[in-house]
Context: one part of a larger RNA
RNA sequence: UGACGGGACCCCGCACAAGCGGUGGAGCAUGUGGUUUAAUUCGACGCUACGCGGAAAACCUUACCAGGGCUUGACAUGGCUGCUAAAGGCUGCAGAGAUGCGGCUCAUAUACGCAGCACACAGGUGGUGCAUGGUUGUCGUCAGCUCGUGUCGUGAGAUGUUGGGUUAAGUCCCGCAACGAGCGCAACCCUCGUCCUCAGUUGCCAUCAUUCAGUUGGGAACUCUGGGGAGACUGCCGAUGCAAAUCGGAGGAAGGUGGGGCCGACGUCAAAUCAGCAUGCCCUUUAUGUCCUGGGCGACACACGUGCUACAAUGGCCGGUACAAAGGGAAGCGACAGGGCGACCUCGAGCCGAUCCCAGAAAGCCGGCCUCAGUUCAGACUGGAGGCUGCAAUUCGCCUCCACGAAGGCGGAAUCGCUAGUAAUCGCGGAUCAGCAUGCCGCGGUGAAUACGUUCCCGGGGUUUGUACA
Numbered sequence: 001u002g003a004c005g006g007g008a009c010c011c012c013g014c015a016c017a018a019g020c021g022g023u024g025g026a027g028c029a030u031g032u033g034g035u036u037u038a039a040u041u042c043g044a045c046g047c048u049a050c051g052c053g054g055a056a057a058a059c060c061u062u063a064c065c066a067g068g069g070c071u072u073g074a075c076a077u078g079g080c081u082g083c084u085a086a087a088g089g090c091u092g093c094a095g096a097g098a099u100g101c102g103g104c105u106c107a108u109a110u111a112c113g114c115a116g117c118a119c120a121c122a123g124g125u126g127g128u129g130c131a132u133g134g135u136u137g138u139c140g141u142c143a144g145c146u147c148g149u150g151u152c153g154u155g156a157g158a159u160g161u162u163g164g165g166u167u168a169a170g171u172c173c174c175g176c177a178a179c180g181a182g183c184g185c186a187a188c189c190c191u192c193g194u195c196c197u198c199a200g201u202u203g204c205c206a207u208c209a210u211u212c213a214g215u216u217g218g219g220a221a222c223u224c225u226g227g228g229g230a231g232a233c234u235g236c237c238g239a240u241g242c243a244a245a246u247c248g249g250a251g252g253a254a255g256g257u258g259g260g261g262c263c264g265a266c267g268u269c270a271a272a273u274c275a276g277c278a279u280g281c282c283c284u285u286u287a288u289g290u291c292c293u294g295g296g297c298g299a300c301a302c303a304c305g306u307g308c309u310a311c312a313a314u315g316g317c318c319g320g321u322a323c324a325a326a327g328g329g330a331a332g333c334g335a336c337a338g339g340g341c342g343a344c345c346u347c348g349a350g351c352c353g354a355u356c357c358c359a360g361a362a363a364g365c366c367g368g369c370c371u372c373a374g375u376u377c378a379g380a381c382u383g384g385a386g387g388c389u390g391c392a393a394u395u396c397g398c399c400u401c402c403a404c405g406a407a408g409g410c411g412g413a414a415u416c417g418c419u420a421g422u423a424a425u426c427g428c429g430g431a432u433c434a435g436c437a438u439g440c441c442g443c444g445g446u447g448a449a450u451a452c453g454u455u456c457c458c459g460g461g462g463u464u465u466g467u468a469c470a
Base pairs, nucleotide, nucleotide: 001470002469003467004466005465007464008463009462010461011460012459013458015454016453019418020417021416022415023414026309027308028307029306030305031304032303033302034300035299042053043052064295065294066293067292068291069290070289073121077120078119079117080116081115082114083113088105089104090103091102092101093100094099123284124283126282127281128280132278133277134273135272136271137269139267144183145182146181147180148179149178150159151158152157163174164173165172189261190260191259192258194230195229196228197227198226199225200224204219205218208217209216233255236249237248238247239246240245311411315370316369317368318367319366320365321364327358328357329356332351333350337346338345339344377408382403383402384401385400386399387398388397424446425445426444427443428442429441430440
């Protein structure tokens, strides 16, 4: 000087407390461990691995296994020789296919194409993240981390950065052997909330007509869209204070950082990643490379994590009836009409989209049935019949209908999230994608309770103290 303390003091954070809803019990989905297996490819392992890489494992993907093939190779550069119809396309035969052998067809070459040969080499998702780059997680959006000059100290170093206040903040003020500065904080950026202005189609409709309908004429007010601007600064008033500032008030759509986002200092964990990519070294070279068919990644006595659906009456079912936002659409979205109980099918209008479509929002509201029961709760499992995608749904897809109706009556010890348009609850969209979502990323609807307080638990910041630790 640090680190540590079941030392002290001060201060923060959904850290506790106060509340609301969960997890831990059930069934299922998914990830992991374990076990099994020819293989169940690999990585990730307290917080910071475990719906994580994977924003899509039937083939492909695929890295794994079995079998069948190839060896200058699936891919690159270079040498020599050869080809005119070679390669490719269509097609026949053999084969599981890769592949092999034929048939037909096609360009205008110096071959820039293809084949053969030998060799340099290619190739490797083989190893090492403890050789690395890059990127990322975490402490932590915590308020810290440093430097120049000066001063002090033999020196390590100290001072500044400590102290008194204040703040979300090393934020600012006052003081001070310090005076300044940098990286962080804040602000500048995006978005939501108010107003003004410009613009008025595909959007809008107050006034005038018109219509089943903003449908048409018309209108430019309003809504909205998206460009520009205004607005908030403790600016004003009061109180306290040396000041910074704090408390209260006015005006205001908004008030003391207005809400949300983006943004992550010096560093820590030899943290993660050689399987995104790049890359040193090592290893491999008729194989640890490469092609193909099939299988596996989907196994199942078990154990854990994350979720979904429930156990019901604030509910379930039936009928009727409202109100979104944000997105996506051409190998696409697909209306209307018709068929089917339905998944869906047929037809195919319109739309490269403020125009058309996906698209019925759902919870809600109105009316009716059920009356506390393993039930008109719950829907697992299984049988049958179908639909869709795709070369192909047996291993191993999703959906529909009929039948079957399991566990489950609110969950031990323990444990998680959340302070407001939040939790809870309700639906909608998107990426990936032929098909497949309870996951992920977004969107809006309805919309709470509680916070006395900081003694305690956890994490963190500052000062100080002890130390046989570095």